[in-house]
Context: one part of a larger RNA
RNA sequence: CUAGGCGUAAAGUGUACGUAGACGGUUGGGCAAGUCUCUAGUAAAAUUUUUCGUCUCAACCGAGAGAGGUCUAGAGAUACUGUUCGACUUGAGUUUGGGAGAGGGAGAUGGAAUUCCUGGUGUAGCGGUGAAAUGCGUAGAUAUCAGGAGGAACACCGAUGGCGAAGGCAAUCUCCUGGACCAAUACUGACGUUGAUGUACGAAAGCUAGGGGAGCAAACAGGAUUAGAUACCCUGGUAGUCCUAGCCGUAAAUGAUGUUCACUAGACGUGGGGGGUAUCGACCCCUUCUGCGUCGACGCUAACGCAUUAAGUGAAUCGCCUGGGGAGUACGACCGCAAGGUUGAAACUC
Numbered sequence: 001c002u003a004g005g006c007g008u009a010a011a012g013u014g015u016a017c018g019u020a021g022a023c024g025g026u027u028g029g030g031c032a033a034g035u036c037u038c039u040a041g042u043a044a045a046a047u048u049u050u051u052c053g054u055c056u057c058a059a060c061c062g063a064g065a066g067a068g069g070u071c072u073a074g075a076g077a078u079a080c081u082g083u084u085c086g087a088c089u090u091g092a093g094u095u096u097g098g099g100a101g102a103g104g105g106a107g108a109u110g111g112a113a114u115u116c117c118u119g120g121u122g123u124a125g126c127g128g129u130g131a132a133a134u135g136c137g138u139a140g141a142u143a144u145c146a147g148g149a150g151g152a153a154c155a156c157c158g159a160u161g162g163c164g165a166a167g168g169c170a171a172u173c174u175c176c177u178g179g180a181c182c183a184a185u186a187c188u189g190a191c192g193u194u195g196a197u198g199u200a201c202g203a204a205a206g207c208u209a210g211g212g213g214a215g216c217a218a219a220c221a222g223g224a225u226u227a228g229a230u231a232c233c234c235u236g237g238u239a240g241u242c243c244u245a246g247c248c249g250u251a252a253a254u255g256a257u258g259u260u261c262a263c264u265a266g267a268c269g270u271g272g273g274g275g276g277u278a279u280c281g282a283c284c285c286c287u288u289c290u291g292c293g294u295c296g297a298c299g300c301u302a303a304c305g306c307a308u309u310a311a312g313u314g315a316a317u318c319g320c321c322u323g324g325g326g327a328g329u330a331c332g333a334c335c336g337c338a339a340g341g342u343u344g345a346a347a348c349u350c
Base pairs, nucleotide, nucleotide: 003322004321005320006319007304008303012318014201015200016199017198021194022193023192025088026087027086028085029084030083031082033081034080035077036076037075038074039073040072041071042069049065050064051063052062053061091191092188093187094186095184096183097182098181103177104176105175106174107173108172109171110154115149116148117147118146119145120144121143125136126135162169163168206247207246208245209244210243211242215241216240220236221235222234223233258317259316260315261314262313263312266295267294268293269292270291271290272289273288274287275286276285299306300305323350324349325348332343333342334341335340
């Protein structure tokens, strides 16, 4: 390479937008590039296939015939692909009316709790552990009451719940703002799907500058434990955790399952809508669309399991894999302030 694969064996880019490319709904006409047919030319000889002949046979050799093409030119065919000119509405989008939501950004406000400060009451302990000790406390602690300061996080509601492309998002209110869903009619008329390169977003930790610092807490110090204890436990405690501006670009970034479309039994629960039945009304019941779950038939799977939210049956397109180690290393390149990231071998060895 071919081929087979990618939930757990190697393998789905962290996620989206989107360029080139690939692929693309129904219908009519034109063209005839792909496609198909015919004709002519050419495709040296040898070789190959075949019919004969000849060395006694065979190989070999000689003669004749045929086949062989991403070829050239011409003529024709028009189902499909393409191209061009039209038409359509089912794909896609727009409009109108609704309700749902921790979706995003900014600002304001609130209560509980921890800590600290001030004052009152009060006296000898408190704290901590398996047990202790370090530590705090007669310079009045712990406890308790009142007042104040400051930072961070938002109990209950809360859910197998909701929203978001993913990361992720939770006190309350206001402003700005994105997306999805339902119903209805009207409009545009294939405007679509995927997507190499690219661009944007991207937890935590980390970095730069300036703030902030209550609690927690790498490092560090001390006390224990222990044979030792550079740990687990305890007392402290600095970066950090928080905010603003910028960088980093990685995670078991997981559903370990790329995206899109179509089809293929059901049952139960739940979030958001619509319709119907019923009713005084709310429920209940039936039905439909759209999410999130549990179970399960066919089918699939090595098994586990998956099963209309597929790992079933098909289609389109991108990414990735090809024995273990060496190694996500070396070298080079690009990116980064750095830490490092991305790309990514080989020798050797089993």
Molecule: small-subunit ribosomal RNA, central domain
Organism: Candidatus Endomicrobiellum calonymphae